[in-house]
Context: one part of a larger RNA
């Protein structure tokens, strides 16, 4: 020497629970398996090394050491690591006392707008564009009031505010329900991290069955626009969007930054708890735990920038990368109803 990396250059799995495995917090006592030390046996001969020899020399050969870095019994040593007993309480984790939140699920309400139906007034136009046409209107529209039906989304509150593993979550109200912070320091005592495989969760879009469809709206038809317009604008509109069961299993699933722990100058805003100071209360103020931000030391960086929510110092688990195009192609497998998903090449050519 015994690789160097993954914010933007190739590379972080979409998220999470967890198998198996890796790795693991503070004493004490045993054992001695791993670890060191020393012995022995073995490590075949040549060969390579190192002295010396013999062919005038060398090659080449003969001789005697080394070295064989292993492995196998013996003996010891006992920091460290396993293993076994026993203890601890600061990781964890459970009680109890609050607190905040669009976390989830499921019934039931609401009020605006909009569309349709029915009357009513009214009587020529609406509409829509850059401008128009298609459309819609004397069978009475647009406007403009009263009832009525319906679906679907919840204006203001709303906020680099909250919550949630992630995807997401936003009228009001109930009822079942996960999670988390604080605070006391009551209990258990290492019960803990990571997590191949494996399972569960996973936007929109499709897909199947069954309902619903006011608005919007792929394909599609119609006006226009233009050399042309299989668009862009405008008039319709079917799927769809919605619902209830089952599937798919992708995403710029994005902080393009796996997850855990420890350290390691601070300023400032938001949000949630707890304590203090004041004779009380409140308000300011100070201390503190925990979450979001937004600016910076040091350090780090190729720079942009990061910087106690690190991309900094280190430790432990997993995932990926290894020039560009061929290519996420093609074959196998394996999933799925299909679409398709995952896994996943080379030839060949710069």
């Nucleotide at each position: 020497c015994u690789g160097g990396g993954c914010u933007u250059a190739a590379a972080g799995g979409g998220u999470a629970c967890g198998u198996a495995g890796g790795c693991g917090g503070c004493g004490c006592u045993g054992u001695c398996a791993g670890u060191c030390g020393g012995g022995u046996g073995u490590g075949a001969a040549a060969g390579c090394c190192c002295u010396c020899g013999g062919c005038u020399c060398a090659a080449c050969c003969g001789a005697g050491g080394a070295a064989u870095u292993g492995c196998g019994c013996c003996c010891g040593a006992u920091a460290c690591u396993g293993c076994a007993g026993u203890g601890c309480u600061u990781g964890a984790g459970g009680g109890a006392g609050a607190c905040a939140g669009a976390g989830g699920u499921a019934a039931g309400c609401g009020g605006a707008a909009c569309u349709g139906a029915u009357g009513g007034u009214g009587g020529a136009g609406c509409g829509g564009u850059g401008a128009a046409a298609u459309g819609c209107g004397u069978u009475g529209a647009u406007a403009u009031c009263a009832u009525c039906a319906g679906g679907a989304a919840c204006a203001c509150c709303a906020g680099u505010g909250g919550c949630g593993a992630a995807a997401g979550c936003g009228g009001c109200u109930u009822a079942c329900u996960g999670g988390g912070u604080c605070u006391c320091u009551u209990c258990u005592g290492a019960c803990g991290c990571u997590g191949a495989g494996g399972u569960a969760c996973g936007a929109a879009a499709g897909c199947u069955a069954g309902g619903g469809u006011a608005g919007c709206g792929a394909a599609g038809g119609g006006g226009a626009u233009u050399a042309g317009a299989u668009a862009c604008c405008c008039c319709c509109g079917u799927a769809g969007u919605c619902c209830u069961a089952g599937c798919c299993g992708u995403a710029a699933a994005c902080g393009c930054u796996g997850a855990g722990c420890a350290c390691u100058u601070g300023a400032u805003c938001g949000a949630g708890g707890g304590c203090c100071c004041c004779c009380c209360c409140a308000u300011a103020g100070g201390c503190u735990c925990c979450c979001g931000g937004u600016c910076g030391u040091a350090g780090c960086g190729a720079a942009a920038g990061u910087g106690u929510u690190a991309a900094g110092u280190g430790c432990u688990c997993c995932g990926c990368c290894u020039g560009g195009g061929g290519a996420g192609u093609a074959u196998g497998g394996u999933c799925g109803c299909a679409a398709g998903g995952c896994u996943g090449a080379a030839a060949c050519u710069c």
RNAcentral holds the full RNA, with entries from SILVA. The part of an RNA shown here (small-subunit ribosomal RNA, central domain) has 350 nucleotides and comes from a metagenome. Its mean pLDDT, the model's own confidence on a scale to 100, is 89. Its Rfam family is "Bacterial small subunit ribosomal RNA". Gene Ontology terms of the family: structural constituent of ribosome and ribosome.